[in-house]
Molecule: Guanidine-I riboswitch aptamer
Organism: Thermaerobacillus caldiproteolyticus
RNA sequence: UUGAAAGUUUUCUAGGGUUCCGUGGUUAUCUGCAACCAGUCUGUGACCGAGAGAAAACGCGCAGGGUUACUGUGUACACGGAGGGACAAAAGCCCGGGAGGA
Numbered sequence: 001u002u003g004a005a006a007g008u009u010u011u012c013u014a015g016g017g018u019u020c021c022g023u024g025g026u027u028a029u030c031u032g033c034a035a036c037c038a039g040u041c042u043g044u045g046a047c048c049g050a051g052a053g054a055a056a057a058c059g060c061g062c063a064g065g066g067u068u069a070c071u072g073u074g075u076a077c078a079c080g081g082a083g084g085g086a087c088a089a090a091a092g093c094c095c096g097g098g099a100g101g102a
Stems, first nucleotide, its partner, number of pairs: 007058006015048002020045001021043001022041001023038005059075006077097001079100001083095003
């Protein structure tokens, strides 16, 4: 320098805040019926959510096969700031298997 997929997706969890719903407070109203504040309110509502967390499916590699279908097996390892970014906002989200370290 080049090539190759340390592959892709879904569900869940650790975690996260506060747009919506709910809850609480204050004000207003009884024709209509809301406005503001609180996430140090997570709430058997919803939302965001892991490269280094879990599970599954597909994919890929190798071997077998009657070489069609399919079957088996593998898919390793992984310490990590500060700062910035998005959505309403925040975060193990993204920058990022980054900087750095061993």